Predicted 3D model of RNase P RNA and transfer RNA as a complex of 469 nucleotides. It holds a member of the Rfam family "Bacterial RNase P class A". Rfam describes the family as follows. Ribonuclease P (RNase P) is a ubiquitous endoribonuclease, found in archaea, bacteria and eukarya as well as chloroplasts and mitochondria. By type it is a ribozyme.

[in-house]
RNA sequence: UCAGACGGUCGGAUGGCCGCCUUCCGGGUGCCGCAAGGUCCGGGGGGAGGAAAGUCCGGGCUCCACGGAAACACGGUGCCGGGUAACGCCCGGCGGGGGCGACCCCAGGGAAAGUGCCACAGAAAGCAAACCGCCCGCCGAAGCUUCGGCGAAGGCGGGUAAGGGUGAAAGGGUGCGGUAAGAGCGCACCGCGUCCCCGGUGACGGGGGCGGCACGGCAAACCCCACCGGGAGCAAGACCAAAUAGGGACGGUGCGCCGGGGUUUCCCCGGCAGGCGGGUUUUCGCGCCGCCGUCCGGGUCGGUCGCGCGAGGUGUCCGGCAACGGGCGUCCCAGAUGACUGGCCCUCCCCCGCUUCGGCGGGGACAGAACCCGGCUUACAGGCCGUCUGACACA
RNA sequence: CGGAGCGUGGCGCAGUCUGGUAGCGCACUACACUGGGGGUGUAGGGGUCGUAGGUUCAAAUCCUAUCGCUCCGA
Numbered sequence: 001u002c003a004g005a006c007g008g009u010c011g012g013a014u015g016g017c018c019g020c021c022u023u024c025c026g027g028g029u030g031c032c033g034c035a036a037g038g039u040c041c042g043g044g045g046g047g048a049g050g051a052a053a054g055u056c057c058g059g060g061c062u063c064c065a066c067g068g069a070a071a072c073a074c075g076g077u078g079c080c081g082g083g084u085a086a087c088g089c090c091c092g093g094c095g096g097g098g099g100c101g102a103c104c105c106c107a108g109g110g111a112a113a114g115u116g117c118c119a120c121a122g123a124a125a126g127c128a129a130a131c132c133g134c135c136c137g138c139c140g141a142a143g144c145u146u147c148g149g150c151g152a153a154g155g156c157g158g159g160u161a162a163g164g165g166u167g168a169a170a171g172g173g174u175g176c177g178g179u180a181a182g183a184g185c186g187c188a189c190c191g192c193g194u195c196c197c198c199g200g201u202g203a204c205g206g207g208g209g210c211g212g213c214a215c216g217g218c219a220a221a222c223c224c225c226a227c228c229g230g231g232a233g234c235a236a237g238a239c240c241a242a243a244u245a246g247g248g249a250c251g252g253u254g255c256g257c258c259g260g261g262g263u264u265u266c267c268c269c270g271g272c273a274g275g276c277g278g279g280u281u282u283u284c285g286c287g288c289c290g291c292c293g294u295c296c297g298g299g300u301c302g303g304u305c306g307c308g309c310g311a312g313g314u315g316u317c318c319g320g321c322a323a324c325g326g327g328c329g330u331c332c333c334a335g336a337u338g339a340c341u342g343g344c345c346c347u348c349c350c351c352c353g354c355u356u357c358g359g360c361g362g363g364g365a366c367a368g369a370a371c372c373c374g375g376c377u378u379a380c381a382g383g384c385c386g387u388c389u390g391a392c393a394c395a
Numbered sequence: 396c397g398g399a400g401c402g403u404g405g406c407g408c409a410g411u412c413u414g415g416u417a418g419c420g421c422a423c424u425a426c427a428c429u430g431g432g433g434g435u436g437u438a439g440g441g442g443u444c445g446u447a448g449g450u451u452c453a454a455a456u457c458c459u460a461u462c463g464c465u466c467c468g469a
Base pairs, nucleotide, nucleotide: 001391002390003389004388005387006386007385008384009383010382012348013347015345016344017343018342020047021046022045023044024043025042026041027040030039031038032037049366053377054376056375057374058373059372060371061233062232063231064230074229075228076227077226078225079093080092081091082090083089094108095106096105097104098103109224110223114222115221116218117217118216131164132163133160134159135158136157137156138155139154143150144149172190173189174188175187176186177185191213192211193210194209195208196207197206198205199204237305238304239303240302247296248295249294250293251292252291253290256272257271258270259269260268261267262266274289275288276287277286312331313330314329315328316327317326318325319324349364350363351362352361353360354359396468397467398466399465400464401463402462405421406420407419408418415452423439424438425437426436427435428434445461446460447459448458449457
């Protein structure tokens, strides 16, 4: 210098004018109101984010259910150790894979508990299998022959998982020996299983012995094992509370007929009649039952609270490799409810275009709180800082 | 703001749970029947299964993320 890896951080800067939301103070007697408070005027403070997003996890908080606990079912998580209020998050390790490297990626328990699946192709696909090939034995047209036989091709019987071919996958791999040809058949190394020893908290690693291989893959298929989980969500929930309708109590007034009962001027039950209601009409069947006044309770519209001091921010010291924890100091930092967080201008910064190199014009990423917090994921113009790797050049 | 569901040819839908060939109806194209249309019959074309990544030998289907649409709660 170029090419990269990882971590952190900013998210245009400064100033002026006008406006909006919220909060505090004042206006001794402003105005409205009994009051609480509201409104107006003046002044002070604060006013989007790293993701406020997706709503994917974990909690706080609230209500509902439940005597406690456990189990079944269902759902989730899944190497080990730690951190945390908790987590599926984070940190540090282990194992596997990728990269020359810094470094990155992995839903990473169990397939010798069971069930299921492995399409097509292929001879055979799961207590394996002989299509071609190779080899052996017998027979053997042609051919050869010393006439005894030999014998390419071919037929029959058998051996063989080395080679070919199919497939994602063919029952350990490489090499040497061995064999009729072959084969863990034997041996060495590697892999696998198992036992022992050593190191480590552990995942796991190292070493030695034994076993000739018995054990294919899929659990983001059912399942097994371990652990976790009651449900719903601020439109949760609490309080105040209008009109109308409906409910109850009391008072007044009125009771169509029949039957029954009672605590007998009245109330309750049943039936008929009458009225009303919806279904298109009739029949039929269903539901409801007088009026007036006062009071009570539930609940709707509406309003208030929940609602901003919190697992809080920040500085420093200590412990820890780190995540994080502890001590001390310091700060108070949005709370709307059809919903504010905005508009204009000066100077500077960055990007794009034009340029007569003087300038001119345009633009400023993703996106925007709504109960709160810890994470994850996704979107994002352009910078800044730090650590590290590789290549080349120079000293 | 909170909660649930759905994306498959041009349109409406199966298939997804239990992975292996993407199918049905209407529509479209060609031909035949008819003088022509309609209709009927025969044959045929047309699908990145919303998008991206992962698991698997293999994904419309299983998992994760994302985009769009619809419905419910005052």